[in-house]
About this RNA
A computed fold for a 115-nucleotide RNA from Bradyrhizobium sp. LTSP885, annotated as Glycine riboswitch aptamer. The source organism's lineage runs through Bacteria, Pseudomonadati, Pseudomonadota, Nitrobacteraceae and Bradyrhizobium.
């Protein structure tokens, strides 16, 4: 790089725009206005998800120590090792936050497997 697998959460409410279809009233002579349905994207409001990305702390790792406990050595001055407390450095994740992203299908997709 390619292929395959791969979860979660409203097909939410409101608004107006574009396209298409239907209705049938008025004007009217093939159009205008109105109502309804569908699709697309936009704005806004509430609810929710976490596995694009991003943020956060914590574990681990490591350093120091004027603290405490235990063990060993000793020239009896003290030294070394371990545990713990305190402080610092560093700092993951599928943890956490929900900025971003997402909430029918499609699609995205951490991660896993194969080539």
């Nucleotide at each position: 790089a390619u292929c395959u697998g791969g979860a979660g959460a409203g097909a939410g409410g409101c608004g107006a725009c574009a396209c298409g279809g239907c209705c049938a009233u008025a004007c009217a002579u093939c159009g205008u206005a109105g109502g309804c349905c569908g699709u697309g994207a936009c704005g806004u409001c509430c609810a929710c998800c976490g596995a694009a990305g991003g943020g956060g702390a914590u574990a681990a790792u490591u350093c120091g120590u004027u603290g405490u406990c235990g063990g060993g050595c000793c020239u009896c001055g003290g030294c070394c090792c371990g545990a713990u407390g305190c402080g610092g450095a560093u700092c993951a994740a599928g943890c956490u936050c929900u900025c971003a992203g997402g909430u029918a299908c499609c699609g995205u997709g951490a991660c896993a497997g194969a080539u």
RNAcentral holds the sequence, with entries from Rfam and Ribocentre.